Predicted 3D model of a 78-nucleotide RNA (c-di-GMP-I riboswitch aptamer) from a Solirubrobacteraceae bacterium. Rfam family: c-di-GMP-I riboswitch aptamer. Rfam's curators write: GEMM was predicted in a large-scale screen for bacterial structured RNA regulatory elements.

RNA sequence: GGACGCCAAAGGCACACCGCUCGUGAGGGCGGCUCGCAAAGCCACGGACCUCGGAGACGAGGCAGCCGAGCUGCCGGA
Numbered sequence: 001g002g003a004c005g006c007c008a009a010a011g012g013c014a015c016a017c018c019g020c021u022c023g024u025g026a027g028g029g030c031g032g033c034u035c036g037c038a039a040a041g042c043c044a045c046g047g048a049c050c051u052c053g054g055a056g057a058c059g060a061g062g063c064a065g066c067c068g069a070g071c072u073g074c075c076g077g078a
Stems, first nucleotide, its partner, number of pairs: 004076002007077001012037002017032006035065001041071002045068003049062005
């Protein structure tokens, strides 16, 4: 440095739910809590899914804890 990570240690994240708050909504932010996670770090580029508008074509959004692409990264006992 690479690969790998069942079991180990340090540190990290935080589903659902609850409270406050922003949004028409999907959903976002903060706090509590803890189902899980080795990229559950970043990124809407491709696909899926969701919302709003529309008769439709389509438009505008959301989601990274659905899959893939791209970028970055902690630990190293076995």
The sequence was found by an Rfam model in a public genome assembly. The coordinates come from a structure-prediction model, not an experiment, and the mean pLDDT is 86.